[in-house]
RNA sequence: GCCCUUGUGGCCUAAUGGAAAAGGCGUUGGACUUCUAAUCCAGCGAUGCGGGUUCGAGUCCCGCCGAGGGUC
Numbered sequence: 001g002c003c004c005u006u007g008u009g010g011c012c013u014a015a016u017g018g019a020a021a022a023g024g025c026g027u028u029g030g031a032c033u034u035c036u037a038a039u040c041c042a043g044c045g046a047u048g049c050g051g052g053u054u055c056g057a058g059u060c061c062c063g064c065c066g067a068g069g070g071u072c
Stems, first nucleotide, its partner, number of pairs: 001071007010025004018055001026044006048064005
């Protein structure tokens, strides 16, 4: 250089092109408790970037960037 795979909260994992991107861990506040832990309730927090296709894109297409693998 070329080819393949991949990119979603701080971490892990979902979402058949179709309502408000779901869950666990985490974290913040509250309840409970003498206190802590456990438990319960509520909140916070994400689609790598830029275009395209479509009535509608996390999902399909193109380019770039990052990661992993293959090959001379």
This is a predicted structure of a 72-nucleotide RNA (transfer RNA) from Acrobeloides nanus.
It matches the Rfam family "tRNA". Rfam classes the family as a transfer RNA.
Taxonomically the source falls in Acrobeloides (Eukaryota, Ecdysozoa, Chromadorea, Cephaloboidea).
The coordinates come from a structure-prediction model, not an experiment, and the mean pLDDT is 80.
The sequence is in RNAcentral, with records from Rfam.